[in-house]
Context: one part of a larger RNA
């Protein structure tokens, strides 16, 4: 060095971080907070009990014997108590075998994932929404034939997005997208017709589909949601007035954020001391409502902060068991 025991006194001072290590663990009684979706949390937390022998009880299997019997009896056995004693530091004495608990964020949840540096807050979901299709469907695979969706049928297929549940989900159709409509303009090839004495090329008219123009729809389609004076009898602020402008001018929540430059914002709480957390405030550089916004019981080898218990992680190191290396000496 590797792998392990053990430690006085102090107990996280150690570190980015209780990393690692201890602790606790089993069964039995008793007891159990808080929130809740009433199911749960919850082995919640937090107590005592466990071994041996000896009397005793109380329930049962089976036998024996009372003439039968639900009864008593006699053996042998199981179970569950109760009582006095016994040894031990220690009774689940060894193996086995949870440490708790409280804020807070993200995800609701079981599940899935980078074989061989990520298990997560990514991914799935169940629920919710829009869009296409009526079936010889829609979509899709292949040049075709012919498949697949499906021996299905709008409670079903298929594609998109948001992801339990609870309350909700504002406003903008101007841009770009779909989608519906079109009297009427633009317009290819064809076709009809005229030029050039005739043919051929050629050129000009007419007619003429999508498409585009045009008129409407649609945002749980892509997306997007202003700026500038004034003005209340302390100040301050502005309910309120005036201007400029937009397709609209960010609604309800949330909020210093997994989002905030400035910032270690500002006050309170937690320490003996906090760039930490946590609650409030909130002018949000640059939140924000199914690119979902708030809230949330229960889950989580997820993020982060107390507290307890515990301890060689420290204080501060000491010993000791096996090993491997190396260097010394046989």
């Nucleotide at each position: 060095c590797u792998a392990g025991u053990u430690c006085a006194g102090g107990g996280a001072a150690u570190u980015c971080g209780g990393c690692a290590a201890a602790u606790u663990a089993g069964u039995c009684c008793c007891a159990u907070a808080u929130c809740u979706u009433c199911g749960g949390u919850a082995u919640a937390a937090g107590g005592g009990a466990u071994c041996c022998c000896u009397g005793u009880g109380a329930u049962u299997g089976u036998u024996u014997u009372c003439g039968a019997a639900u009864g008593a009896u006699u053996g042998c056995g199981a179970u569950c108590g109760c009582a006095g004693g016994g040894c031990a530091c220690a009774g689940u004495a060894a193996c086995a075998a949870a440490g708790g608990u409280g804020g807070u964020c993200c995800g609701a949840c079981u599940g899935u994932u980078u074989a061989a540096c990520a298990a997560a807050a990514a991914c799935u979901u169940a629920g919710c929404u829009u869009u296409c299709u009526g079936c010889a469907a829609c979509g899709u695979g292949g040049a075709a034939a012919c498949g697949c969706c499906g021996u299905g049928u709008a409670u079903a297929g298929a594609a998109a997005g948001c992801g339990a549940u609870a309350c909700c989900u504002g406003c903008c159709c101007a841009g770009u997208g779909c989608c519906a409509g079109u009297a009427c303009u633009u317009u290819a090839a064809g076709c009809u017709u005229c030029g050039u004495u005739u043919c051929a090329a050629c050129g000009g008219a007419g007619u003429g589909a999508a498409g585009a123009g045009c008129u409407g729809g649609u945002a749980a389609a892509c997306g997007g949601c202003g700026g500038g004076a004034g003005u209340a009898a302390c100040u301050a602020u502005a309910a309120c007035u005036c201007u400029c402008u937009u397709a609209a001018g960010g609604u309800a929540g949330c909020g210093u954020a997994a989002u905030a430059c400035c910032u270690u914002g500002c006050c309170g709480g937690u320490u003996g001391a906090a760039u930490g957390c946590c609650g409030g405030c909130u002018u949000g550089c640059a939140u924000g409502a199914a690119u979902g916004g708030u809230a949330u019981a229960a889950c989580g080898a997820g993020a982060u902060c107390g507290c307890c218990a515990c301890u060689g992680u420290c204080c501060c190191g000491a010993a000791c068991u096996a090993g491997u290396g190396u260097c010394u000496c046989c």
Predicted 3D model of a 330-nucleotide part of an RNA (large-subunit ribosomal RNA, domain IV) from a groundwater metagenome. Its Rfam family is "Bacterial large subunit ribosomal RNA". The family is grouped with related families in Rfam's "LSU clan".